[in-house]
RNA sequence: UGCGGUUUAGCUCAAAGGCAGAGCAUUACCCUGAUACGGUAAAGGUUAUUGGUUCAAAUCCAAUAGCCGCAACCA
Numbered sequence: 001u002g003c004g005g006u007u008u009a010g011c012u013c014a015a016a017g018g019c020a021g022a023g024c025a026u027u028a029c030c031c032u033g034a035u036a037c038g039g040u041a042a043a044g045g046u047u048a049u050u051g052g053u054u055c056a057a058a059u060c061c062a063a064u065a066g067c068c069g070c071a072a073c074c075a
Stems, first nucleotide, its partner, number of pairs: 001071007010024004018055001026042005048064005
């Protein structure tokens, strides 16, 4: 430098154009002599950024940025 993949909750990941979710973690309560386990509930999102297509975009398109891989170049 080129090509491909990827970016969604604190972490790991779903959601293949029609109200953004799960597990773990966190917080409160219950349970316990206490802790853990277990139970109930809650909180947590500019879906990387910008623009475009569409009645409607996490989803499609483009650019930019980060990360991963492959290739090439230099040494």

A computed fold for a 75-nucleotide RNA from an uncultured Chitinophagaceae bacterium, annotated as transfer RNA. It matches the Rfam family "tRNA". The family's RNA type in Rfam is transfer RNA. The coordinates come from a structure-prediction model, not an experiment, and the mean pLDDT is 84.